[in-house]
Annotation: The RNA shown here (Bacterial RNase P class A) has 315 nucleotides and comes from a Nautiliaceae bacterium. The source organism's lineage runs through Bacteria, Pseudomonadati, Epsilonproteobacteria, Nautiliales and Nautiliaceae. Rfam family: Bacterial RNase P class A. By type it is a ribozyme. The sequence was found by an Rfam model in a public genome assembly.
RNA sequence: AAGGCACACCGGGAGAGCGCUGGAUAUCCAGAGGAAAGUCCGGGCUGCGGCAAAGCAGGGGUCAGCCUAACGGGCUGCCGUCGUAAGACGAGGGAAAGUGCCACAGAAAACAGACCGCCAUCAAGGCAAGGGUGAAAAGGUGAGGUAAGAGCUCACCGGGGAUAUGGCGACAUAUCCUGCUUGGUAAACCCACCCCGCAGCAAGGAGGGAUGGUAAAGCUUUGCGAUUUUACCCUCCGCAUGAGCGGCACCGUAAGGUGUGCGCCAAGAUAAAUGCUCUCCGAAACAGAACCCGGCUUACAGGUGUGCCUUAAUA
Numbered sequence: 001a002a003g004g005c006a007c008a009c010c011g012g013g014a015g016a017g018c019g020c021u022g023g024a025u026a027u028c029c030a031g032a033g034g035a036a037a038g039u040c041c042g043g044g045c046u047g048c049g050g051c052a053a054a055g056c057a058g059g060g061g062u063c064a065g066c067c068u069a070a071c072g073g074g075c076u077g078c079c080g081u082c083g084u085a086a087g088a089c090g091a092g093g094g095a096a097a098g099u100g101c102c103a104c105a106g107a108a109a110a111c112a113g114a115c116c117g118c119c120a121u122c123a124a125g126g127c128a129a130g131g132g133u134g135a136a137a138a139g140g141u142g143a144g145g146u147a148a149g150a151g152c153u154c155a156c157c158g159g160g161g162a163u164a165u166g167g168c169g170a171c172a173u174a175u176c177c178u179g180c181u182u183g184g185u186a187a188a189c190c191c192a193c194c195c196c197g198c199a200g201c202a203a204g205g206a207g208g209g210a211u212g213g214u215a216a217a218g219c220u221u222u223g224c225g226a227u228u229u230u231a232c233c234c235u236c237c238g239c240a241u242g243a244g245c246g247g248c249a250c251c252g253u254a255a256g257g258u259g260u261g262c263g264c265c266a267a268g269a270u271a272a273a274u275g276c277u278c279u280c281c282g283a284a285a286c287a288g289a290a291c292c293c294g295g296c297u298u299a300c301a302g303g304u305g306u307g308c309c310u311u312a313a314u315a
Stems, first nucleotide, its partner, number of pairs: 001311010012281007020031005033286001037297002040295005045200004058196005063077005078092001079090004093191002098189002100185003115131002117127003139157006158180001159178008204237004212233006244264003247260005
């Protein structure tokens, strides 16, 4: 200098004027995001309930250890595939419990083989090494052996088993034994283990009936209507002090945790506030809270910072 990998942040700002909402008191303070989106997960909270235990059905999860209120989330590792590498991805338990599927091509697709071929030959036969088809065809390479061949034999690799060492563990390494054990697919049904009460702030609570409105029930009537009760529309609460944010110290590889006579309170509308104009500097995409929080997924123009890898050159 070029090309890559990973992580984090910003994503309009300042001043003035007018206007809106909330809180304090007459003048101040605050006011839409990193995703507020999707409603996909997990909870807090509220009500029901047999207080949701066991079992059935249904749903979800699946390598190991840890974090968390919990999770299908996060961190650190293990193994596998890809990449020179930094790194990325994994729907990562079981195919010897059973059932199913693998089109076409091919002779044959798993209790799976003889199409071409090789050997031998009067015939009968022997072979699965070579070729072909296919995503996949009865371990791979080499040597010996054979009529020709084949783990038939041997060496190495691979598969299976045993032991030892290291590690909490998933696993790793080493040594020895064994011709060997036979496709794939469970993001097919299934099996194994673990987890899961139901509904949801339009939850729920309180107050009001004024000839207000709607619906239902009761009483009454031949019928309508009136009156009574309940429910909703109405008002208030729920409604923002939280598994809260930040600083410092300590523990932990990290995610996080503990402590702190430290600091802060950062929207609560209800037909729906958070706006408009001007000046300056920038230019800016996706996009607007509705009970709250922790995640996941999706959308996003541009800018900034840090660390790491590879290549080339110079010292």